[in-house]
This is a predicted structure of a 535-nucleotide part of an RNA (large-subunit ribosomal RNA, domain I) from Chloracidobacterium sp. The coordinates come from a structure-prediction model, not an experiment, and the mean pLDDT is 83.

Context: one part of a larger RNA
RNA sequence: GGCAUGCGGUGAAUGCCUUGGCACUUAGAGGCGAUGAAGGACGUGAAAAGCUGCGAUAAGCGACGGUGAGGAGCACAUAUCCAUUGACCCGUCGAUCUCCGAAUGGGGGAACCCUAUAAACUACUGCCUGAAUUCAUAGGGCAGAAAGAGCCAACCCAGGGAAGUGAACCAUCUCAGUACCUGGAGGAAAAGAAAACAACAGUGAUUCCGUGAGUAGCGGCGAGCGAAAACGGAACAGCCUAAACCAGCUGGGCUUGCUCGGCUGGGGUCGUGGGACCAGACAUAACGGAAGGGAACGAUUAGCGGAAAUGUGUGGAAAAGCACACCAUAGAGCGUGAUAGUCGCGUACGCGAAAAUCCGAACCUCCAGUUUGGCACCCGAGUAACACGGGACACGAGGAAUCUUGUGUGAAUUUGCCGGGACCAUCCGGUAAGGCUAAAUACUCCUAAGUGACCGAUAGUGAACCAGUACCGUGAGGGAAAGGUGAAAAGAACCCCGGUGAGGGGAGUGAAAUAGUACCUGAAACCGCAUGCUU
Numbered sequence: 001g002g003c004a005u006g007c008g009g010u011g012a013a014u015g016c017c018u019u020g021g022c023a024c025u026u027a028g029a030g031g032c033g034a035u036g037a038a039g040g041a042c043g044u045g046a047a048a049a050g051c052u053g054c055g056a057u058a059a060g061c062g063a064c065g066g067u068g069a070g071g072a073g074c075a076c077a078u079a080u081c082c083a084u085u086g087a088c089c090c091g092u093c094g095a096u097c098u099c100c101g102a103a104u105g106g107g108g109g110a111a112c113c114c115u116a117u118a119a120a121c122u123a124c125u126g127c128c129u130g131a132a133u134u135c136a137u138a139g140g141g142c143a144g145a146a147a148g149a150g151c152c153a154a155c156c157c158a159g160g161g162a163a164g165u166g167a168a169c170c171a172u173c174u175c176a177g178u179a180c181c182u183g184g185a186g187g188a189a190a191a192g193a194a195a196a197c198a199a200c201a202g203u204g205a206u207u208c209c210g211u212g213a214g215u216a217g218c219g220g221c222g223a224g225c226g227a228a229a230a231c232g233g234a235a236c237a238g239c240c241u242a243a244a245c246c247a248g249c250u251g252g253g254c255u256u257g258c259u260c261g262g263c264u265g266g267g268g269u270c271g272u273g274g275g276a277c278c279a280g281a282c283a284u285a286a287c288g289g290a291a292g293g294g295a296a297c298g299a300u301u302a303g304c305g306g307a308a309a310u311g312u313g314u315g316g317a318a319a320a321g322c323a324c325a326c327c328a329u330a331g332a333g334c335g336u337g338a339u340a341g342u343c344g345c346g347u348a349c350g351c352g353a354a355a356a357u358c359c360g361a362a363c364c365u366c367c368a369g370u371u372u373g374g375c376a377c378c379c380g381a382g383u384a385a386c387a388c389g390g391g392a393c394a395c396g397a398g399g400a401a402u403c404u405u406g407u408g409u410g411a412a413u414u415u416g417c418c419g420g421g422a423c424c425a426u427c428c429g430g431u432a433a434g435g436c437u438a439a440a441u442a443c444u445c446c447u448a449a450g451u452g453a454c455c456g457a458u459a460g461u462g463a464a465c466c467a468g469u470a471c472c473g474u475g476a477g478g479g480a481a482a483g484g485u486g487a488a489a490a491g492a493a494c495c496c497c498g499g500u501g502a503g504g505g506g507a508g509u510g511a512a513a514u515a516g517u518a519c520c521u522g523a524a525a526c527c528g529c530a531u532g533c534u535u
Stems, first nucleotide, its partner, number of pairs: 001534009015520001016484002020455002022452007029444002031151002039100003042055003046078001050074002061094006070082003105114003121148002124144006155186001156184005166173001170220001196203002207234005217225002238436003241380001245266010271414001273379003277374006288367002291365003298358004303351003310323003325342002327331001333345003385409008395421001416431005471478002491519001494506004
C1' cells in the first nucleotide's frame, strides 16, 4: 500500500408522512369604483423586527343576533389587564377609515410640494351672457344632479391584422381571419320571428349537439380547404314601430288662403297580402303576457340538538388481542400516546335569525275586438337594381348566384318587388331597405360542498416553509433553494474539562437521546479507527 470484517464520521438517497398542489362534479356568484375601487405607501401593540388585522376612534369603536368560560392574532415567556352586570369568538348592520392611486384645486421624480374658492374634465338639465352679423348661432359664465372616467381570470361581439410553418424550393394557396393591437358589453354575449329553405311533396324565428360527411364541392385540381338540405335530439315565444287617416300644440314661406314642416296623442303592423278611409253587421270579457308594485312562504349570510362499552392481560401509551354487550335514517371522515360505529369533533336525521340580501308563483296596475261591401290613399330611397373595384360565403373570377360596399348611375308600391346558384319563360316561395326578444350554448378571477386506478417535497403550482420572496438585470424581464425532535418540551437542574468559549463527559427526562433543536428513517460515493490476511 491492497483486500476482508467490525465500529464510526460525512452525506443525503430510500421508506413512511402531509399542512400544499392538480383535475373535475354539483350548486352559488358573475362584478368592484367619484358615497373614491383594484393595488399600494406610511403608521398602529406594554415591550414589537416580520406576517396578519386595523387606520390618528388605528390586532380596534357601536348596535343587534348567535354562543357560553375563558380571553388579550401568528407567538409556546413576562408584566399588566378583561370576563356570567356575558369577555374572547362567529354573523348582520353601522361608525372611523392618514397618504398615494381613475386621482379629479394646481404641481410632481406615486405615497410629496404649493394653494384655498373646497375647487378637475366631458356629457346632460336649467339660467345668465354673447361675435363675425340685425335677429340669431358659435363661444363664455353660473348652478344642479348617486351620469361617465379606472380595475378585473376566461368566455362574447366589433374595427384592424402578421409571420415562423406546410406546399419537401416558392410567388397564388396554407398557417389564419389564428397570434397580436384597439373599442364595446353582459352574466352570458351574439343570432332571431323568412324579401328563409325546398321541389310540384312539403317545412315554418334563432341557437347548440349527433348524423348527413371528410360526402357535394373548392384547390399552382398541388399542399390542402370543406359545406348545405334533410333526419334525430336540447330548448322553445313571440312582439313593437314607420306610413296612410284623425286630433291637439307649435314653427316657417309667401301671392292672405294656400303651402311646407316639427312635437304629442289616437290609429296601424300584414302574405290565404295587410292596413287606412267611406257605408253596414256583430261582440263588450275570457284566456294570455317578457313591463311595474309590494306582503307571506322559501333560500343565503351565525348556530342548536344529535344514539350506543365495559372488563382484562401485554405495552411507555390500547383504539390492537381476549371476554362479554349495545346503537344504527348515524359502520362518511378526522383526531385521540398503536388499528375506535359506541372517547372527542362529527355523521344520518331534525331544528334555528333581531338584521341584511335574493327569489318563482298568487294578487294589484298595465297591454290586447271580429266581419261584409266599396274606394285605390299607405305599406321603410340615394334604398333595390346595374357598372367598375374589393371583401364574405366550404366556393381561389370561375358558368358565379347570394350577402356586403368604396366610386358612379339610379327604380317601382300589390296589375308592385325579391328569391329559387349565369340568364329567360312557366311554376313555386317570400314581402328588403326600422327595432326588441327569454331558454337550450360558452367561460370560471371567486364562494360552498364533494370526488379522484391524480402528485407526495428533484413530484405536485414557480411557490407545502413569510415566494413572485432572496438574488440577477439600466430596463422590459428572469427567478430559486428551503418540509418532518417527541405522545407530551418532559428542550437536559446540578457537577466536570474548556477561553466566564465552541464542543464534549457525567447526572437527569423519556419507551427510545446513535430521538438533543446541525434533531424520524439514515443507503452509496468519500474519510477514519480496530482486527485479520497479504505485499